Molecule: THF (Tetrahydrofolate) riboswitch aptamer
RNA sequence: AGCAGAGUAAGAGCAUGUGCGUUAAGUGCCGGCUGGACGGGGAGUUGUCAGCUGGACGAAAAGUAUCUGACAAAAGAUGCUUGCGGUACAAGUUCUGCAUCCCGCUGCU
Numbered sequence: 001a002g003c004a005g006a007g008u009a010a011g012a013g014c015a016u017g018u019g020c021g022u023u024a025a026g027u028g029c030c031g032g033c034u035g036g037a038c039g040g041g042g043a044g045u046u047g048u049c050a051g052c053u054g055g056a057c058g059a060a061a062a063g064u065a066u067c068u069g070a071c072a073a074a075a076g077a078u079g080c081u082u083g084c085g086g087u088a089c090a091a092g093u094u095c096u097g098c099a100u101c102c103c104g105c106u107g108c109u
Stems, first nucleotide, its partner, number of pairs: 001109005010096005016090004020085003029055008040103004061082008
């Protein structure tokens, strides 16, 4: 000097648990502002994540117990069960995985 390779943060799927919502928050979509992270070191995006914020769109409830009320009923409150939500978090598991550039590391020549 050339060629090959290793490793991260993180992301996604799955199942479990605990919550939240079901009076619609959240998720997803399109913008704005601010900030963070991005193999061992440095730089770092039009990519990525978080917070705040604007806009458009938008949903699945059912059963039951107790209480209030009461002649009865309607109605209301709380709890429980089963659902529902491109729902949150946790640890588990599988897969993906430095945008990119420079240097370093390992092997071969």